Predicted 3D model of a 403-nucleotide RNA (Bacterial RNase P class A) from a Flavobacteriales bacterium.
Its Rfam family is "Bacterial RNase P class A". Rfam classes the family as a ribozyme.
The coordinates come from a structure-prediction model, not an experiment, and the mean pLDDT is 78.
The organism belongs to Flavobacteriales, within Bacteria.

[in-house]
């Protein structure tokens, strides 16, 4: 130079006309409106509805089961199943040190990373054997036994699992000693565990030293055991005014008791408790409503306007701290708020990128012609998942010319 791949950032711009929601201000007006002016008018994902949360309700919102999620350690954050920065575990590369088993040093990727001696399960074929196993080819066969005069030969009882094969995986490994051959049966070293001990680190861990032949898998995105966390609905959430109607109708269940006070002694107001029942996610437990009361049908009337609503964990500059991810300080700035739901059309001129054609060694440079992605708010907001022409920067991976 080129090509792919992953991250984060921009992601058309500018005039002119017409049109359109809206804020503030003045004028008007037949109160329905309309005129000037000065302003502001979509996204990094507004998408998916997968997490967390602000905020509003469920009159107060506790406490267990169930179910559901998450899973190494510290730190950020409101908070998260999100980030950030470590440690560990597998793999790879590349340089080493050891006879070898295996180790050590830097990189790069990757992990859904608490527990498999608490219990159940699962693992197809193969292969003797695949959770407490295992003898298929083989090795030995000294003492017993056969055959042989004898030397010695058979493998029968017997012993072995070190070598072979099967498998994705077979019960620690190198190197020797012993042994009939053999087996941690023993030594010596290497891995890994168990206990003791020092040191280090906030902390998961990290090292070093001691002692012991201790050496038995895989799968929990299988059940499941553990630790942490979780009420529910959701702006159509709620709240206010205004009008209308039928404060209709039927079942069914309760109608209880104190306390104050006033009383024409019937009673009346006031406040407390409770029944039936209802409410609080699925369920207990608890709590809350609740006596002209509660629940259940039927069927009527309104679907009208205001608010909820956009200043907010907001945005931008600067500075300071902090491996960072992000915290804190000054300083500016208001950036949609619609309610069937608004930013469109039309012309130019300009940028980017594609291919052609002319020039030029190339960047380029002129001209035609094309393309400018993905895609649009409705309660905010912070992550995660997806779609994205182009164009910048970084990082990683091929290829290619030159030195």
């Nucleotide at each position: 130079c080129c090509c792919g791949c992953g991250c984060a950032c921009c992601g058309c711009u500018c005039c002119g006309u017409c049109g359109c929601c809206u804020u503030u201000g003045c004028c008007u007006u037949u109160c329905g409106g309309g005129g000037c002016a000065a302003g502001g008018g979509a996204g990094g994902a507004a998408a998916g509805u997968c997490c967390g949360g602000g905020c509003a309700g469920c009159a107060a919102a506790g406490g267990g089961c169930a179910c559901c999620g998450u899973g190494c350690u510290u730190c950020c954050u409101a908070a998260c199943g999100g980030g950030a920065a470590g440690g560990g575990g597998c793999g790879c590369c590349g340089c080493u040190g050891g006879u070898g088993a295996c180790g050590g040093c830097g990189g790069c990727g990757u992990c859904a990373c608490g527990g498999a001696a608490a219990g159940u399960g699962c693992a197809a074929c193969a292969g003797a054997g695949a959770g407490c196993a295992g003898a298929c080819c083989g090795c030995c066969g000294a003492u017993g036994g056969c055959c042989g005069c004898a030397a010695g030969g058979c493998a029968c009882a017997g012993g072995c699992a070190a070598g072979g094969g099967u498998g994705a995986a077979a019960g620690g490994g190198u190197g020797g000693g012993g042994c009939a051959a053999g087996g941690g049966c023993c030594c010596a070293c290497c891995a890994g565990c168990a206990c003791c001990g020092c040191g280090u680190g906030c902390g998961a861990g990290c090292g070093c030293g001691g002692u012991g032949g201790c050496u038995c898998g895989g799968c929990a995105a299988a059940c499941c055991c553990u630790a942490c966390g979780g009420g529910c609905u959701g702006a159509a959430a709620g709240g206010c005014c205004a009008a209308a109607u039928a404060g209709g109708c039927c079942g069914g269940g309760g109608u209880u008791c104190c306390c104050g006070c006033c009383u024409u002694c019937g009673g009346g107001c006031g406040g407390g408790a409770u029944a039936a029942g209802g409410g609080c996610g699925g369920c207990c437990c608890g709590u809350c409503c609740g006596a002209u009361c509660c629940c259940g049908g039927c069927g009527g009337g309104u679907a009208g306007g205001c608010u909820g609503a956009u200043c907010g964990a907001g945005g931008u500059g600067c500075c300071g701290c902090g491996c960072g991810a992000g915290c804190g300080g000054c300083a500016u700035c208001c950036c949609a708020g619609a309610u069937a739901a608004a930013u469109g059309g039309c012309g130019g001129a300009g940028c980017c990128c594609u291919g052609c054609a002319u020039g030029g060694c190339a960047a380029c440079a002129u001209g035609c012609a094309g393309g400018g992605a993905c895609a649009g708010g409705a309660u905010c907001c912070g992550g995660c998942u997806u779609a994205u022409a182009g164009g910048u920067g970084c990082g990683c991976g091929g290829g290619c010319c030159u030195u």